Predicted 3D model of an 88-nucleotide RNA (c-di-GMP-I riboswitch aptamer) from a Bacillota bacterium.
The source organism's lineage runs through Bacteria, Bacillati and Bacillota.
Its mean pLDDT, the model's own confidence on a scale to 100, is 87.

RNA sequence: CACUGCAAACGGCAAAACCGGCGAAAGCCGGUGACGCAAAGCCAUGGGUCUACAGCGGCCAAGCCGCCAUGAUCGCCAGGCUGCCGGC
Numbered sequence: 001c002a003c004u005g006c007a008a009a010c011g012g013c014a015a016a017a018c019c020g021g022c023g024a025a026a027g028c029c030g031g032u033g034a035c036g037c038a039a040a041g042c043c044a045u046g047g048g049u050c051u052a053c054a055g056c057g058g059c060c061a062a063g064c065c066g067c068c069a070u071g072a073u074c075g076c077c078a079g080g081c082u083g084c085c086g087g088c
Base pairs, nucleotide, nucleotide: 003087004086005085012037013036017032018031019030020029021028022027035075041081042080043079045078046077047076048073049072050071055067056066057065058064059063
């Protein structure tokens, strides 16, 4: 440096749910909690998925419906960057 993760060490992260906070929502943050994870570390670049406040359109209007990512997700996949231990 490349490949690799059956066993081990030092350790790490933390799903659902509940509580508190933020947000229009998706979701995020903190606490409790562990379903799992060898990149479940980082980056929304491509695809996917979720949401739709504002905006646009429809209906006389209230309100409802439709469209829309600039929002969200890296614990959906791909790609990029970085990294611990062991094996080879």